[in-house]
This is a predicted structure of a 74-nucleotide RNA (transfer RNA) from Syntrophomonas sp. DTU018.
It was read from a public genome assembly.
Its Rfam family is "tRNA". Rfam links the family to the GO term triplet codon-amino acid adaptor activity.

RNA sequence: GCGCCCGUAGCUCAGCUGGAUAGAGUAACAGACUACGAAUCUGGAGGUCCGGGGUUCGAAUCCCUGCGGGCGCG
Numbered sequence: 001g002c003g004c005c006c007g008u009a010g011c012u013c014a015g016c017u018g019g020a021u022a023g024a025g026u027a028a029c030a031g032a033c034u035a036c037g038a039a040u041c042u043g044g045a046g047g048u049c050c051g052g053g054g055u056u057c058g059a060a061u062c063c064c065u066g067c068g069g070g071c072g073c074g
Stems, first nucleotide, its partner, number of pairs: 001073007010026004019057001029043004050066005
């Protein structure tokens, strides 16, 4: 330099062919339990979906571009 894949909650990821409130597990937090913890149970919170632009009535999803990461080739 070229090609392919990936970027969504603190972390690991799901999100089917664009559709109405963006989710799960785990961690953290609060409560219950306990003499106190751990474990267990319950609960709510936590996101400008990597940045910018475009298409569309509507974009995490499609297109362009930039940035970052991984793999392969030269």